[in-house]
RNA sequence: AAACUGGAGAGUUUGAUCCUGGCUCAGAACAAACGCUGGCGGCGUGCCUAACACAUGCAAGUCGUACGAGAAAGUCCGCUUCGGUGGAUGAGUAAAGUGGCGCACGGGUGAGUAACGCGUGGAUAAUCUACCCUUUAGUCUGGAAUAACUUAUCGAAAGGUGAACUAAUACCGGAUAAUAUCCCGAUUUCUUCGGCGAUCGGGAUCAAAGAAGGCCUCUGCUUGCAAGCUUUCACUGAAGGAUGAGUCCGCGUACCAUUAGCUAGUUGGCAGGGUAAUGGCCUACCAAGGUUAUGAUGGUUAGCUGGUCUGAGAGGAUGAUCAGCCACACUGGAACUGAAACACGGUCCAGACUCCUACGGGAGGCAGCAGUGAGGAAUAUUGCGCAAUGGGGGCAACCCUGACGCAGCAACGCCGCGUGAGUGAGGAAGGUUUUCGGAUUGUAAAGCUCUGUCGAGCGGAAAGAAGUGCAUGGUGGUUAAUAUCCAUCAUGCUUGACGGUACCGCUAAAGGAAGCACCGGCUAACUCCGUGCCAGCAGCCGCGGUAAUACGGGGGGUGCAAGCGUUGUUCGGAAUCAUUGGGCGUAAAGAGCGUGUAGGCGGCUGGACAAGUCAGAUGUGAAAGCCCUGGGCUUAACCCAGGAAGUGCAUUUGAAACUGUUCAGCUAGAGUAAGGGAGAGGAAAGUGGAAUUCCUGGUGUAGAGGUGAAAUUCGUAGAUAUCAGGAGGAACACCGGUGGCGAAGGCGACUUUCUGGCCCUAUACUGACGCUGAGACGCGAAAGCGUGGGUAGCAAACAGGAUUAGAUACCCUGGUAGUCCACGCUGUAAACGAUGUUCACUAGGUGUUGGGGGUAUUGACCCUUCCAGUGCCGCAGCUAACGCAUUAAGUGAACCGCCUGGGGAGUACGGUCGCAAGAUUAAAACUCAAAGGAAUUGACGGGGGCCCGCACAAGCGGUGGAGCAUGUGGUUUAAUUCGAUGCAACGCGAAGAACCUUACCUAGACUUGACAUCCCGGGAAUCCUUAGGAAACUAAGGAGUGCCUUUCGGGGAGCCCGGAGACAGGUGCUGCAUGGCUGUCGUCAGCUCGUGUCGUGAGAUGUUGGGUUAAGUCCCGCAACGAGCGCAACCCCUAUCUUUAAUUGCCAUCAUUCAGUUGGGCACUUUAGAGAGACUGCCGGUGUUAAGCCGGAGGAAGGUGGGGAUGACGUCAAGUCCUCAUGGCCUUUAUGUCUAGGGCUACACACGUGCUACAAUGGGUGGUACAAAGAGCAGCUAACUCGCGAGAGUAUGCAAAUCUCAAAAAGCCAUCCUCAGUUCGGAUUGGAGUCUGCAACUCGACUCCAUGAAGUUGGAAUCGCUAGUAAUCGCGGAUCAGCAUGCCGCGGUGAAUACGUUCCCGGGCCUUGUACACACCGCCCGUCACACCCGGAAAAUUGAUUGCACCAGAAGUCGUUGAUCUAACCCCUAUUUAUAGAGGAGGUAAGCGCCGACGGUGUGGUUGGUAAUCGGGGUGAAGUCGUAACAAGGUAGCCGUAGGAGAACCUGUGGCUGGAUCACCUCCUUU
Repeated sequence: AAACUGGAGAGUUUGAUCCUGGCUCAGAACAAACGCUGGCGGCGUGCCUAACACAUGCAAGUCGUACGAGAAAGUCCGCUUCGGUGGAUGAGUAAAGUGGCGCACGGGUGAGUAACGCGUGGAUAAUCUACCCUUUAGUCUGGAAUAACUUAUCGAAAGGUGAACUAAUACCGGAUAAUAUCCCGAUUUCUUCGGCGAUCGGGAUCAAAGAAGGCCUCUGCUUGCAAGCUUUCACUGAAGGAUGAGUCCGCGUACCAUUAGCUAGUUGGCAGGGUAAUGGCCUACCAAGGUUAUGAUGGUUAGCUGGUCUGAGAGGAUGAUCAGCCACACUGGAACUGAAACACGGUCCAGACUCCUACGGGAGGCAGCAGUGAGGAAUAUUGCGCAAUGGGGGCAACCCUGACGCAGCAACGCCGCGUGAGUGAGGAAGGUUUUCGGAUUGUAAAGCUCUGUCGAGCGGAAAGAAGUGCAUGGUGGUUAAUAUCCAUCAUGCUUGACGGUACCGCUAAAGGAAGCACCGGCUAACUCCGUGCCAGCAGCCGCGGUAAUACGGGGGGUGCAAGCGUUGUUCGGAAUCAUUGGGCGUAAAGAGCGUGUAGGCGGCUGGACAAGUCAGAUGUGAAAGCCCUGGGCUUAACCCAGGAAGUGCAUUUGAAACUGUUCAGCUAGAGUAAGGGAGAGGAAAGUGGAAUUCCUGGUGUAGAGGUGAAAUUCGUAGAUAUCAGGAGGAACACCGGUGGCGAAGGCGACUUUCUGGCCCUAUACUGACGCUGAGACGCGAAAGCGUGGGUAGCAAACAGGAUUAGAUACCCUGGUAGUCCACGCUGUAAACGAUGUUCACUAGGUGUUGGGGGUAUUGACCCUUCCAGUGCCGCAGCUAACGCAUUAAGUGAACCGCCUGGGGAGUACGGUCGCAAGAUUAAAACUCAAAGGAAUUGACGGGGGCCCGCACAAGCGGUGGAGCAUGUGGUUUAAUUCGAUGCAACGCGAAGAACCUUACCUAGACUUGACAUCCCGGGAAUCCUUAGGAAACUAAGGAGUGCCUUUCGGGGAGCCCGGAGACAGGUGCUGCAUGGCUGUCGUCAGCUCGUGUCGUGAGAUGUUGGGUUAAGUCCCGCAACGAGCGCAACCCCUAUCUUUAAUUGCCAUCAUUCAGUUGGGCACUUUAGAGAGACUGCCGGUGUUAAGCCGGAGGAAGGUGGGGAUGACGUCAAGUCCUCAUGGCCUUUAUGUCUAGGGCUACACACGUGCUACAAUGGGUGGUACAAAGAGCAGCUAACUCGCGAGAGUAUGCAAAUCUCAAAAAGCCAUCCUCAGUUCGGAUUGGAGUCUGCAACUCGACUCCAUGAAGUUGGAAUCGCUAGUAAUCGCGGAUCAGCAUGCCGCGGUGAAUACGUUCCCGGGCCUUGUACACACCGCCCGUCACACCCGGAAAAUUGAUUGCACCAGAAGUCGUUGAUCUAACCCCUAUUUAUAGAGGAGGUAAGCGCCGACGGUGUGGUUGGUAAUCGGGGUGAAGUCGUAACAAGGUAGCCGUAGGAGAACCUGUGGCUGGAUCACCUCCUUU
């Protein structure tokens, strides 16, 4: 100098957002266990479960310097009859005994204990303390026994009994003795007034033991020994110390109140007993106390602490190892001994268990160290040593010591080291992957050059050892002593379990040494294959249904590393119990409201005290640990030394601001008095009118009533209606008002009586009297209950009628409790402002109620101001937002209540209250990862507003009925190929299936293939013939040599044949892997972006608003300003004109012809190029002076002129893998290719789209007129001839404004038919033909003759169309050999209607509600049925624990008796004088008594287990019934209560808005 320094978040509720809130993760730790793996060392740690049971060994002995007695084996010597025997030694040894000390320490465990047990600080004036230390005084004199041993005897044993002997530091008597103890007297300090201590005087009582070594100064014998002396140890009394222990007290020390009262030795006193000692500790007597909401009593759990883990800290959790205390020792009880025990390795008794037994009886206690069994996920050696440290005994040597020191086992933990280092690119091989190029593994390996830790082998080799003892020498002390002894020093010898260990050296050698988990996000790390909601994963969210970075494997990577993961537990994160550091309007949360007890908190001034508070000092806060500094092991872990800290407690000294206490005062809080005021405040009595109903009477006649519409119902016995009179009950219109009053619930006609509170004003008085308020007490809507009344209306239940699929409802007709009154009970509501009460402070504006002041006035207004209420708007601030905002949800203070994820559940059990209904208090198991609040964008609504559309309406014509055509479904089939399926599939793909097409079926063939590229060989290609066959094809034969180039050998291009393999091929699957294309909303007017601004944010604004439009079209306004894709316009056709041009078109004029046929012309028509024109441009009106709208003029055309092309962002996993393209999968002598035949054309039926009709506005026949747009050479075909006709023959023109198809048809004219199944209609069928084609049987079209079905205008329902449109009429084209009623085009004739937007459908914009977001085809509730799980009730049954009463009572202490036994002391007698006997004192066996464990009986309490059955709750991809809620959810919903009902629920009554919509009132904002 230092002891300091430290705080991170993430995932998951939603379409998205913010918040609330839970769940989960990342960290650290562990006496751990499990899985995979495992080289070394150091230091630690190791039954958490059965305080379960234990075999075996060891864990407490020692002392001969307390005492008596005392072996044996063996060895040696002697004797011997060779069988033995004696002596010595072993040896005063072993073992046993008496005696002393120890065994109460050390070691183990945590069962019990919620307690003075523990911690901390005190008290002991209420105590003890062996061994140890100091001081002091002593250690005199006697006696009687007894064990061992011997002997006899009982017993299986354990063990015991009798007789006889003996010693002591064993036991006993006496003496002496004090500052010991007791008694008496006196003095005194302190005191808790009880006493304690000290001093003095007197009296009484109490002690002892010797052992060992040495010596002869004194005495005796005299060698030496004894007395004696001396040294050491031991012994006794006293005092003091040290150590240890006992007892008492303050404070702290878990959970449950669903444990609220407990207590008779209980609380206290007096006396006694007992203890080392206080005390009901015990006994007798007296008194009636003691304890508790600051939690008694009871229950559950638990050894406590230093510490340990975690945490920034405060805290939380924990109490292994180490240390302190306590408790226990098989279970329960008890004492003995002792200084200390009610004693782990002592005793007695009872019980359970185990063992021995001769059955009579005995023995035992590992929660000591090892070890065994059992339990369990799980925890070690029946090791070595007393060498060190410590303990017991001993003078000592020494002995004992499973304490301890070491070793063994275990990666169980912490720490350290290694498994090599450098270089090395052909980036090897192999693996994996690939877009086939490569990439990666990867400098990694190999190779080359090195090093030598650990391990292995060989060798050396510590420290831990200090002592003790012996020997020698020295010094000091004791003493008579140079002896001994004691102390001490030096030298030498002697002591190591670990262990030949640590450590060191040498040798060889890269050699022996790497795994585990993870790789979707959190969270570092990615690909391939397999699998196909399977197998599986998962901490949370969640992966897996054919392209899985999530499963399994491979490769690669990431992290840690001799370990790595998993599981469990604790703290953290979690501010998620919030003291630090949270909340309660709507998320969970303010009690329904008040009065008030305890408690908490409390105005101003001064004085005092010092409890809190603050400061200083002292003591304590054990050691270890944490922290700091230094040191020792090579480092670290680990260990050692010193320090710091220990926030605490106690004592003491001070300070006096604040709190407190107390004293004295004050008036601003609070209250009282006086004068005024308003009011549906409360209670009681009385009175009043309107209305409903009923009754009576009159008038009057057929209906009334009710509804969406009806019916039940009432009425000709006279209703409804109307008039008059009467009865009775209930409620009080207008005034009436976000007006008033009340604590809340609540209160509404008028009058009277009684009564509570509030407000205002000026003065006087009291003097903090205040605020809040756990318990407690009172009030408390509606419904409901009890008793008694009352009952007009209304009306649960109930009945009937309707509605409906049903209708236990909504609607209707009736109707009882009830609603009303009195007196009781109940005590709950959305009892709400979802906002506890009180006080203070913090911008305003504007209403309204009550009162006052000022100004003014005759007065009322008006204006201004203060107080008290009651509304709205709004700033700061707050809030998650919505919102609140002087009436706070702002800023502060005080007190109370309440919350801690959703469900289970405000439920069960228990308690309290209630007549009942029920209220109140109030859990758990189990289950989910959410539940929720506010706001946002959408979507939706049987919400609202505005607007549009052939959407409706107004019209015209159809479909649906018939026949046929065509497509689809279904059915059938060998196959009837496949796709399309509400609008937006169904005359669709298919603009044309006889073969082909063709994809399907049957049969026959081929396998590098019908088709593409590459390689090799041969050959031009090609053509012809024959045989088989249904053909494909197979087999055979013949003819034949081109092009380019050339060095003349050949080479090249192209084609054909043969061969091998790469590969081809697939209309096979997946349109839910895709591209492209298309449909649809919808030609609807929308969809977005940049910057800015607003909002925490999702988002909003712009894009909304006022107008206007076909239009997000335009204008105006505006925190927006701009822009993009859409709209419109630009493009095409068409309507008018001009101009240019004039053949194949046209023809006015001229000529000509049968004919624009020809000449001629280009005026007109027409054709096709270029232009013009239309823009709300002009006028008037209207509108905001705008955009625009209306009308008009002109014009061919007027307000996008008509039509087309053109389709925003997106939606529908819409359609298409069978147009094409394409990923993946599948197939490869077949799912490919070729061929023949068949099928796609079937046929009971159903549907869609069409054609033709049903006729006279028509049909037949004859005559006659007028188009447009197209097509044509493998084609269209004129004209002519033939045929009734389809057509055939012959032949002409035309690659087209020229020729042809080609006749347009409806129309017009004329005629027949005359209302019929017809001269309508044409199906079907028979016969005969034509055409196309290789071929018309399955299966073409057409023609002629004959036949002549159904059908007489079409049910419910439904479609198209707004003008050159509908309707109607014909013409053309594509496809195509042939085949159209379909499709795509063209023109001819040519209407009707639209009042209008209420309704249906679709759409757009704004707004509103939402529990929807897969977006209403949404969400979602309950019963029932099934499966599983959890808890509740339950007859009963079985445990545990405990209270009370009683019985019985072991051992043992104590008491008592003690006739049994009795050596020591006293005393007497006798005699042989050391014995016997008698008595006494004292002791004692046995008996008795009190207490008393185990046990028993009876009766209660508490708490578990099991349980037929009963009733709930939860969970469960596709069960049943309905549809209660969310939108006005189709009857607004919800709360309390009552009744009813399969169920959600329905109904009555009161309340709430957390109800949509429309209208009105009030208030506010702006002007």

Model confidence (mean pLDDT): 83 of 100. A computed fold for a 1567-nucleotide RNA from Smithella sp. SC_K08D17, annotated as small-subunit ribosomal RNA. Its Rfam family is "Bacterial small subunit ribosomal RNA". Gene Ontology terms of the family: ribosome and structural constituent of ribosome. The RNAcentral record of the sequence draws on ENA and SILVA.